[in-house]
RNA sequence: CGGGUCAGUCAGGUGAUCGCGGCGGCGGGCAGUCGCAAGGCUGCGGCGCUGCUGAGGAAAGUCCGCUCUCCACAGGGCACGGUGCUGGCUAACGGCCAGGCGGGGCAACCCGACGGCCAGUGCAACAGAGAAGCAGAUUGCGGCCUGCGGGUCGCGAGGGUGAAACGGCGGUGUAAGAGACCACCAGCGCCCGCAGCGAUGCGGGCGGCUGGCAAACCCCACCGGGAGCAAGGCAAAGCAGGCGCAAUGGGGCGGCCCGUCCCGCGCCGGGUAUGCUGCUGGACGCCGGGAGUAAUUCCGGCGCUAGAGAGAUGAUCACCGCCCGCUGCGGCGGGUACAGAAAGCGGCUUAUCGAUUGACCCGGACG
Repeated sequence: CGGGUCAGUCAGGUGAUCGCGGCGGCGGGCAGUCGCAAGGCUGCGGCGCUGCUGAGGAAAGUCCGCUCUCCACAGGGCACGGUGCUGGCUAACGGCCAGGCGGGGCAACCCGACGGCCAGUGCAACAGAGAAGCAGAUUGCGGCCUGCGGGUCGCGAGGGUGAAACGGCGGUGUAAGAGACCACCAGCGCCCGCAGCGAUGCGGGCGGCUGGCAAACCCCACCGGGAGCAAGGCAAAGCAGGCGCAAUGGGGCGGCCCGUCCCGCGCCGGGUAUGCUGCUGGACGCCGGGAGUAAUUCCGGCGCUAGAGAGAUGAUCACCGCCCGCUGCGGCGGGUACAGAAAGCGGCUUAUCGAUUGACCCGGACG
């Protein structure tokens, strides 16, 4: 210098004018109350002026996990769903950290639902004789027969098809062959030893046990009650009942059964759409120190200000940044993303013009 890997940071600035949500101040207004009166006090939100404050790294998708609230501070069984190497972290998780194994890359590094197909059931296009049956004779090899065209029996070693043809290779054996038998190698299962908390690794022995698929049913282990802030609580306002059925049942918000709690049920009709609360400071952030490889955790200090209810956080102009193009070097033109709170929090995933920091890997050149 070029190419690459990983982990982070920022998300334009200033001013003017107009406009919006929340909180507060002042003025005027209205209502109530006290007072003979002047006026005082309390409340209200429509009005005017004014001060402070007002989106994000993802606020998003709503895909996981939790807090909170109500249903019984949620129970038993089945069904159903989810997760799935090991150890740890955490409130919890399908998240994160570390490790093992497998795969990719020269490497930094990246990816993996990564338990079990000797419990059972099932699946495999096309091609092929045959696709899992102790299977399969198309060519082939061999015995016997023959009218020399072939027939019959044995054989899974060679050829051919295929993603896959029943482990590989050498020998023994045989009419020809075959794990049929033997040695070695690969895999699987069981047993033992060593290392490790463990996944697992290394070494030894035994068993002829030898295709794949479980994001196929299924089996095993663990987890899961439901609904959601329009949850829920308080206050106020408003209304009209009628008809039918009847002890079978209905409801407790997901399918069934049990158990338990509550309740007459169904249809038609009528009323309401206000205010307050929940409501934002929390498993919170930053810095320093301790423990730990790390995720994380403990201690100390500092910091924090959206809270609407159909939903504000905006628009225009000027100047300056940044990037691109043109240039007569004075400038001119264009671009400046994705998106946007709604009870709160931890994650994951997805979108994003660009700018920028650190560590590491590979290659080249020079000293």
Predicted 3D model of a 367-nucleotide RNA (Bacterial RNase P class A) from a Chloroflexota bacterium.
Its Rfam family is "Bacterial RNase P class A". Rfam classes the family as a ribozyme.
The coordinates come from a structure-prediction model, not an experiment, and the mean pLDDT is 77.
NCBI's taxonomy places the organism under Bacteria, Bacillati, Chloroflexota.